[in-house]
Molecule: Bacterial RNase P class A
Organism: marine eukaryotic metagenome
């Protein structure tokens, strides 16, 4: 680092489901069932489109029904190492922020300084004015790229070498990227888990979804909305209302809302699956393919409890409610690589 297990065995009485000529047989909570954080299956809106907004993801290539998951690779960081972690597109599109300290924190400047000239005083030095300067020191997480050499009045990429940066080319690789060459004195940092830009993706609600059967009753109730044309039955157009995640267009329906009354019972959904196991095979791997084999909870005030005996590793965290794939959290031991 990875995998398996999760007290066991026996007897008696009891609980739930299925099958069964009413006797019995078989099965019966987890590795996380927890969290409800992602992704779906399924059901309905419903005939279901476009744009904007909003939200999510963010290196590359694969796996998968799909994913923010998993696998492999690249880059960065940590560790002596086996290994572990990453909210990993863009700072040269723009805006914002970087406390305190410091002269100055980004269109950034001179605190201590260094140099030249003038003036004054004067023991070859001190003070002051003007000009030049950012190499040295100080402050700070970070100060106009770093180290060295030359040059200069003193310095400075001012020049040069190497490194860094930018552009471009060659080679390897599917790619992220890596190595190398050439040219250029060249934008001085961080932050996008800040706004933003870029790329990709996204209907909504949810099993208390929803479907059926039975029973039963009460609407002379209230508010709002309807025009024109053709026609006597309806059609077309407009307005209005409702539905379609928010808005607009489009589409559909013809109603919508408030108050009151009745029923609240049963069946389905509800477990045969993107299923488990074994063997073979392809692949670095996630995983795929083929063959065989098995059925492994379906409760509904909610099922596995009580007693006795034995063994030992002395038992932690902890109980399904439509289902599945993940992630996260909790946690006593034992075994294997």
């Nucleotide at each position: 680092c990875g995998g398996c297990u999760a007290a066991g065995c026996a007897g008696u009485u009891g609980c739930u489901g299925a099958a069964u000529u009413u006797u019995u047989u078989c099965a019966g909570a987890g590795g996380a069932a927890a969290g409800u954080c992602c992704g779906g299956g399924c059901u309905c809106c419903a005939u279901a489109g476009a744009g904007c907004a909003a939200g999510a993801u963010g290196c590359c290539a694969g796996g998968u029904a799909a994913c923010a998951c998993c696998u492999g690779g690249g880059g960065g960081g940590c560790g002596c190492a086996a290994g572990c972690c990453c909210a990993c597109g863009g700072a040269a599109a723009g805006u914002g922020c970087c406390a305190c300290a410091g002269a100055a924190a980004a269109u950034a400047g001179a605190c201590c300084g260094c140099c030249a000239a003038g003036c004054a005083c004067u023991u070859u030095g001190u003070g002051u004015u003007u000009g030049g300067u950012a190499a040295g020191g100080g402050u700070g997480c970070a100060a106009a790229g770093g180290u060295g050499c030359g040059g200069u009045a003193a310095g400075a990429g001012c020049g040069c070498a190497c490194c860094g940066c930018a552009a471009u080319c060659u080679u390897g690789g599917u790619a992220a990227c890596a190595a190398g060459g050439u040219u250029g004195g060249c934008a001085g940092g961080g932050u996008a888990a800040a706004c933003c830009c870029c790329a990709u993706c996204u209907g909504g609600a949810g099993c208390a979804a929803g479907a059926c059967c039975a029973u039963g009753u009460a609407u002379a109730g209230g508010u709002u909305g309807u025009c024109a044309u053709a026609u006597u039955g309806u059609a077309u157009g407009g307005a209005c209302a409702c539905g379609u995640u928010g808005c607009u267009c489009g589409c559909g329906u013809g109603g919508a809302c408030c108050a009151g009354g009745g029923u609240a019972g049963g069946u389905c959904g509800c477990u045969a699956g993107a299923g488990g196991c074994u063997u073979g095979u392809g692949g670095u791997g996630a995983c795929g393919c083929a063959a065989g084999u098995c059925c492994c909870a379906g409760a509904u005030a909610g099922a596995u409890a009580a007693c006795u005996g034995c063994u030992c590793a002395c038992g932690a965290c902890a109980g399904a409610a439509c289902c599945c794939g993940g992630c996260u959290u909790a946690a006593c031991g034992g075994c294997c690589g």